Description
Small-subunit ribosomal RNA, 3' major domain from a Gammaproteobacteria bacterium, 476 nucleotides, folded computationally. Its Rfam family is "Bacterial small subunit ribosomal RNA". Gene Ontology terms of the family: ribosome and structural constituent of ribosome. It was read from a public genome assembly. The organism belongs to Gammaproteobacteria, within Bacteria.
Context: one part of a larger RNA
RNA sequence: UGACGGGGGCCCGCACAAGCGGUGGAGCAUGUGGUUUAAUUCGAUGCAACGCGAAGAACCUUACCUGCCCUUGACAUCCUUGGAAUCUCCCGGAGACGGGAGAGUGCCUUCGGGAACCAGGUGACAGGUGCUGCAUGGCUGUCGUCAGCUCGUGUCGUGAGAUGUUGGGUUGAGUCCCGCAACGAGCGCAACCCUUGCCCUUAUUUGCCAGCGGUUCGGCCGGGAACUCUAAAGGGACUGCCGGUGACAAACCGGAGGAAGGUGGGGACGACGUCAAGUCAUCAUGGCCCUUACGGGCAGGGCUACACACGUGCUACAAUGGCCGGUACAGAAGGUCGCGAACCCGUGAGGGGAAGCUAAUCCUCAAAGCCGGUCGUAGUCCGGAUCGAAGUCUGCAACUCGACUUCGUGAAGUCGGAAUCGCUAGUAAUCGCGAAUCAGCAUUGUCGCGGUGAAUACGUUCCCGGGUCUUGUACA
Numbered sequence: 001u002g003a004c005g006g007g008g009g010c011c012c013g014c015a016c017a018a019g020c021g022g023u024g025g026a027g028c029a030u031g032u033g034g035u036u037u038a039a040u041u042c043g044a045u046g047c048a049a050c051g052c053g054a055a056g057a058a059c060c061u062u063a064c065c066u067g068c069c070c071u072u073g074a075c076a077u078c079c080u081u082g083g084a085a086u087c088u089c090c091c092g093g094a095g096a097c098g099g100g101a102g103a104g105u106g107c108c109u110u111c112g113g114g115a116a117c118c119a120g121g122u123g124a125c126a127g128g129u130g131c132u133g134c135a136u137g138g139c140u141g142u143c144g145u146c147a148g149c150u151c152g153u154g155u156c157g158u159g160a161g162a163u164g165u166u167g168g169g170u171u172g173a174g175u176c177c178c179g180c181a182a183c184g185a186g187c188g189c190a191a192c193c194c195u196u197g198c199c200c201u202u203a204u205u206u207g208c209c210a211g212c213g214g215u216u217c218g219g220c221c222g223g224g225a226a227c228u229c230u231a232a233a234g235g236g237a238c239u240g241c242c243g244g245u246g247a248c249a250a251a252c253c254g255g256a257g258g259a260a261g262g263u264g265g266g267g268a269c270g271a272c273g274u275c276a277a278g279u280c281a282u283c284a285u286g287g288c289c290c291u292u293a294c295g296g297g298c299a300g301g302g303c304u305a306c307a308c309a310c311g312u313g314c315u316a317c318a319a320u321g322g323c324c325g326g327u328a329c330a331g332a333a334g335g336u337c338g339c340g341a342a343c344c345c346g347u348g349a350g351g352g353g354a355a356g357c358u359a360a361u362c363c364u365c366a367a368a369g370c371c372g373g374u375c376g377u378a379g380u381c382c383g384g385a386u387c388g389a390a391g392u393c394u395g396c397a398a399c400u401c402g403a404c405u406u407c408g409u410g411a412a413g414u415c416g417g418a419a420u421c422g423c424u425a426g427u428a429a430u431c432g433c434g435a436a437u438c439a440g441c442a443u444u445g446u447c448g449c450g451g452u453g454a455a456u457a458c459g460u461u462c463c464c465g466g467g468u469c470u471u472g473u474a475c476a
Stems, first nucleotide, its partner, number of pairs: 001476002003473003007470007015460002019423005026315008034306002042053002064301007073125001077124002079121005086103007107114002127290002130288003136284002138279003141275001143273001148187006154163003167178003193267004198235002201232003212222003238261001241255005317416001321375007334363002338357002343352003382413001387408007429452007
C1' cells in the first nucleotide's frame, strides 16, 4: 500500500421489511446430471452452466455409430493430355458409384491456338468440427451503470509511498459548493444519440359529414386540407420563477404556471481492472498430431434411449370459474419460390376456387371484456394426461421420430414440507396478437406488440451484495 475481520462510523441496492403473484407437491414440455447404448457427437458447470451455443435434429443439418466405397481427393493454385459446355435415356446397386446409348457442337482467332467449362495423369499440395481458450487475436459474461481508476508538475517521506482523491455539507453520481500543500488534467458520471409524452410549421391516393352536395347508405362519390394519423424540421424543462431551510454556498422542501418538474418514462452507451472466467466447434491463428486416413462420398441408424435426480417453463386443481349464444375495442410486424379474400364442399384439420396485393391501398381478423342462459361444490358440465380408431397437411419419405383435426377414452391433481424466486406503476398480475429460424414442426421457448390493470414500502436492527472513512493483523 492492499486484502481480510462472526471490528467500528456513514451511505446505497426489491438486500431485508411491507405487499402481490409464483417455484418446491401433480401431469406434460424442455435442458442437464446419471445410467444405458454400436452411437446416444461436442461444448457450457456456484452466483455469472442447466427453454444455454441451437432464431427450427424425420433425410439434409451432423460433427457420432454401423456398413459399403474413394485416395491429388468434395474445395484452391500450378503443369500436362484429351474433349466444348450441357441435356436426355437404359442396365446393375441401398446409394455413393460402375457400365452403356443418344442429342449437342457454341465464343474469340494472326488458323498455330486461346478463354470458360468437363474428364484423365503427375507431383508440389489440399483437407481435419483432431489436441492445446493454461501459447493467442477477436468477441462475450461477471463484479456493475457500482462511482470509481489514474496521470503531470509541485510538496512531504531515507524508502515503499503519501498528498491531490482526505475533511464540512450535498447529490443517483470523485455531482456540485466550501475548506485545504496542493494546482491542474485524463478515463469514467452527466450531456450530446434513439424512442415515448405536449405544441407549431410543412406535406396529402390514410383519416373527416368537421362545413356543402349526391347516395344503391359503405367516406361510397363529388369535394375539402380543418381534425386524427403518417414523417421531416422546429419549439418546450433550465431548479428558469416565488416562499422557506441552509453557511451569503452547493443544495433540499413546498408552491405557481405547465402536456410534462427537478435524471419526466424507456433504450443505446459498461472506466482502470477481477475471475489463467467462456469460446481453437462462428471466424482467425502459434505449436503439436493424422495423410489409401483423425481426410472425402453414400445408405441406414443415433443426437428423440429411461430405474432415477435437479433446473427452467406450460396446463391445472375451479364458481372473480367451466360451457353455450349474442356483441365491442388494439398495437406492432410480415408477405411475389409469398400473403391469399369472396364463394362452394367438409363436424373439423383442411380441400376446391381464384379476386386483390411488390402493399398507409390487398391479405387483416384479437382475447380477456360486456349482455343473456346453464352448471351448484361434485374428482364435477373442474382438469386434461394417456390410450384406441378414423383423418388432414408438409415433404422423395412421417416405422424408429412431425404438427394438426374429429369421435371415443378419460389418469394424476382439491393450492403443495423444509426451503426458495420475481416485482416499486402503466410495474406485478392477467389477456390475446405478431415476428425471426422455417418445406413442415417439436414453441408451453426466444424476441417484440398492445388490451385490462393492482397492493405495499413503518423503517434500516437483521440476511445478501456494494461504496466510503477509520481500526486490528503472525496474510501478500